RNA sequence: GCGCCUGUAGCUCAGCAGGAUAGAGCGGCCGCCUCCUAAGCGGCAGGUCGGGGGUUCGAAUCCCUUCAGGCGUG
Repeated sequence: GCGCCUGUAGCUCAGCAGGAUAGAGCGGCCGCCUCCUAAGCGGCAGGUCGGGGGUUCGAAUCCCUUCAGGCGUG
C1' cells in the first nucleotide's frame, strides 16, 4: 500500500436481507425483605448506534467518505 473484520449504555454483547418507543446481562442509584450485610424481589437513571455526508416516507441496518482497533498479505 491492498484486502477482510470490529466499533451500539460505565463493562460484555444482541439487534444489522429498513418500519415506526433502541434492548439484554453485569454494574450504578432508590425501595421492599433482613437485627445488619449478602442473596432475592420491584423500580429508576444512563446510549446523537465511532464521526460526517447521501438514498428513502422512514436508516443501528443500504451507499460514499473518514477515524480508531484487529487480522491477513505484497